[in-house]
A computed fold for a 73-nucleotide RNA from a bacterium, annotated as transfer RNA. Model confidence (mean pLDDT): 81 of 100. Its Rfam family is "tRNA". About the family: Transfer RNA (tRNA) molecules are approximately 80 nucleotides in length. Rfam classes the family as a transfer RNA.

RNA sequence: GGCGAGAUAGCCAAGGUGGUCACGGCGGAUGUCUGAAAAACAUCAGAUUUCAGUUCGACUCUGAAUCUCGCCA
Numbered sequence: 001g002g003c004g005a006g007a008u009a010g011c012c013a014a015g016g017u018g019g020u021c022a023c024g025g026c027g028g029a030u031g032u033c034u035g036a037a038a039a040a041c042a043u044c045a046g047a048u049u050u051c052a053g054u055u056c057g058a059c060u061c062u063g064a065a066u067c068u069c070g071c072c073a
Stems, first nucleotide, its partner, number of pairs: 001072007010026003019056001028044005049065005
């Protein structure tokens, strides 16, 4: 330099007909329980890399950028 894949919460991670409340796990907060903890259970908060385009409507489709990984040279 060329090609391909990926970026979703503090961490890991699923998702797809474009529209519903973005599935879960770990972690965090509160409560129940306990003499007090731990465990367990219940509830709660938190996320679509950035910019532009298409569209009535974009995390999803299109383009570019940034970053990560892989292959080729």